[in-house]
RNA sequence: UGAAUGCAGAGGCAAACCGCUCGCGAGGUCGGGACGCAAAGCCACGGACCUCCCACCUGGGAGGGAGCCGGGUUGCCACC
Numbered sequence: 001u002g003a004a005u006g007c008a009g010a011g012g013c014a015a016a017c018c019g020c021u022c023g024c025g026a027g028g029u030c031g032g033g034a035c036g037c038a039a040a041g042c043c044a045c046g047g048a049c050c051u052c053c054c055a056c057c058u059g060g061g062a063g064g065g066a067g068c069c070g071g072g073u074u075g076c077c078a079c080c
Base pairs, nucleotide, nucleotide: 002080005078006077012037013036017032018031019030021028022027035067041073042072043071045070046069047068049064050063051062052061053060054059
């Protein structure tokens, strides 16, 4: 330097569900919880998905998460 490999060690994140609360809603904050994750760190660029409104099948607008796929970017340790 290579994120190629992931046995080990030290750690990290946190699904479903539950509780308070906010939201028309998808969902969000906080707390509990732990299914899993070598990028389950960051970005929301493309596809896909979900919600609301207007239309009426042919779409348009406004939102949502993103731990579905692709992409960009940064990174610990061990090993090679």
c-di-GMP-I riboswitch aptamer from a Solirubrobacterales bacterium, 80 nucleotides, folded computationally. Its Rfam family is "c-di-GMP-I riboswitch aptamer". Rfam describes the family as follows. GEMM was predicted in a large-scale screen for bacterial structured RNA regulatory elements. Genes associated with GEMM are involved in a diverse array of functions, including chemotaxis regulation, signal transduction, secretion and chitin.